Predicted 3D model of a 129-nucleotide RNA (SAM riboswitch aptamer (S box leader)) from an Anaerolineae bacterium. It matches the Rfam family "SAM riboswitch aptamer (S box leader)". Gene Ontology term of the family: regulation of gene expression.

[in-house]
RNA sequence: GACUCAUCCAGAGAGGCUGAGGGACCGACCCUGUGACGCCUCGGCAACCAUGCAGUGAUCAGUGGACAGUAAACAGUGAUCAGUGAAGAAGGUGCCAAUUUCGGCAGACAAAAGUCUGGGAGAUGAGAG
Numbered sequence: 001g002a003c004u005c006a007u008c009c010a011g012a013g014a015g016g017c018u019g020a021g022g023g024a025c026c027g028a029c030c031c032u033g034u035g036a037c038g039c040c041u042c043g044g045c046a047a048c049c050a051u052g053c054a055g056u057g058a059u060c061a062g063u064g065g066a067c068a069g070u071a072a073a074c075a076g077u078g079a080u081c082a083g084u085g086a087a088g089a090a091g092g093u094g095c096c097a098a099u100u101u102c103g104g105c106a107g108a109c110a111a112a113a114g115u116c117u118g119g120g121a122g123a124u125g126a127g128a129g
Base pairs, nucleotide, nucleotide: 003127004126005125006124007123008122013042014041015040016039017038021031022030023029025104026103027102028101043096044095045094048092049091051087053085054084056082057081058080059079060078061077063075064074100121105118106117107116108115109114
């Protein structure tokens, strides 16, 4: 870099260094010497992974059922897996202007401005290779 899945109208910034661009691309529109982007420090947000808890389902094991032997339904127990719910914030990421800033492609509605739906692109996480 390419692939799969999920999410993207919520939330959360100060200080220092540097010094001119930045908001992925294109258009628009914004931010920016009252200091952008970037880096560092501290702080914070969130809850994707991970963590523990609860309950559900599946599979397996063993117990009771079953005090002659064989043995079913069923009951409850444990383990593993899957997905669900709520929790917390020690860990792995991520994020802290504007809905992913809005649009870009297609469709519906509308006189138009535009509104809505889906898609594309992008971002983040998890996974697989």

The coordinates come from a structure-prediction model, not an experiment, and the mean pLDDT is 81. NCBI's taxonomy places the organism under Bacteria, Bacillati, Chloroflexota, Anaerolineae.